[in-house]
Source information
A computed fold for a 95-nucleotide RNA from Sporomusaceae bacterium UBA7701, annotated as c-di-GMP-I riboswitch aptamer. The coordinates come from a structure-prediction model, not an experiment, and the mean pLDDT is 81. Of the family's consensus pairs, 95% are formed in the model. Taxonomically the source falls in Sporomusaceae (Bacteria, Bacillati, Bacillota, Selenomonadales).
RNA sequence: UAGAAAAAUGGGCAAACUUAUCGAAAGGUAAGGGCGCAAAGCCAUGGGUCUAAAGGGCGUACUAAUAAGGAGCCUAUGAUUGCCAGGUUGCGAUU
Numbered sequence: 001u002a003g004a005a006a007a008a009u010g011g012g013c014a015a016a017c018u019u020a021u022c023g024a025a026a027g028g029u030a031a032g033g034g035c036g037c038a039a040a041g042c043c044a045u046g047g048g049u050c051u052a053a054a055g056g057g058c059g060u061a062c063u064a065a066u067a068a069g070g071a072g073c074c075u076a077u078g079a080u081u082g083c084c085a086g087g088u089u090g091c092g093a094u095u
Stems, first nucleotide, its partner, number of pairs: 005095002012037002017032006035082001041088003045085003048080003054075003062069002
């Protein structure tokens, strides 16, 4: 100096929940809060997961009864890095 493992000091981040706000929703942001986190810093690139406004189904099936109402379902272009992988940057100190 580099890698790996474990622990501590100071500092950092902030789950659930609450309030406000944005959004069709998932979810985001701000404040309170603190379950946890050594990359829980950054990047939606791959997989997973969540949502379905819009689009397709389709004005179809169906309900109803000649008036009218009207899906389930499928799709990310939306979201999540505190689901995993990958990329990238980085603090402290001992063995």